Record summary:
Predicted 3D model of a 138-nucleotide RNA (c-di-AMP riboswitch aptamer (ydaO/yuaA leader)) from a Bryobacterales bacterium. NCBI's taxonomy places the organism under Bacteria, Pseudomonadati, Acidobacteriota, Terriglobia, Bryobacterales. The sequence was found by an Rfam model in a public genome assembly. Of the family's consensus pairs, 92% are formed in the model.
RNA sequence: AUCUGAAGUCUGCCGAGCUCUUCCCAAGAGGGGAGAGGCGGGGGACCCAAUUCUGGGGCGUAUCGGUGAGCAAUCACCGUAGGGUACUUUUCAGCCCGAGCCCGUCAGCUAACCUCGCAGGCCAAUUGAAGAGUCGCG
Numbered sequence: 001a002u003c004u005g006a007a008g009u010c011u012g013c014c015g016a017g018c019u020c021u022u023c024c025c026a027a028g029a030g031g032g033g034a035g036a037g038g039c040g041g042g043g044g045a046c047c048c049a050a051u052u053c054u055g056g057g058g059c060g061u062a063u064c065g066g067u068g069a070g071c072a073a074u075c076a077c078c079g080u081a082g083g084g085u086a087c088u089u090u091u092c093a094g095c096c097c098g099a100g101c102c103c104g105u106c107a108g109c110u111a112a113c114c115u116c117g118c119a120g121g122c123c124a125a126u127u128g129a130a131g132a133g134u135c136g137c138g
Base pairs, nucleotide, nucleotide: 012122013121014120018037019036020035021034022033023032024031025030038118039117040116041115042114043113048108055106056103057102058101059100064079065078066077067076068075069074082097083096084095085094087133088132089131090130091129092128093127
């Protein structure tokens, strides 16, 4: 000097999963308690609407099919509704995801009201071209 691997940090990304005040712990990073604001979810009338008996329902983009192996459970592959791709948006293309978990026989909508969460994870390496806009710098 170069290459490879691991960990951490910064800038960022997916996501509702954030901000502020105060107290405590800590060498620090940060963590915990209380409160305020904010964001997101669930339950819950009249009216209206509906389907369970083959159970039904919720969070989430993650739904619905096909093929092969297998007694089955399940596994693998190919598609697909839908979703993501770094200021926003439109068109075209490229790439990636298309999971998982929960309630427990019960819940449609739903004013008042009640109640819960503020996590977890990450490289599709700040994808590209064109148009419109916004912001910042010079």
The prediction has a mean pLDDT of 76.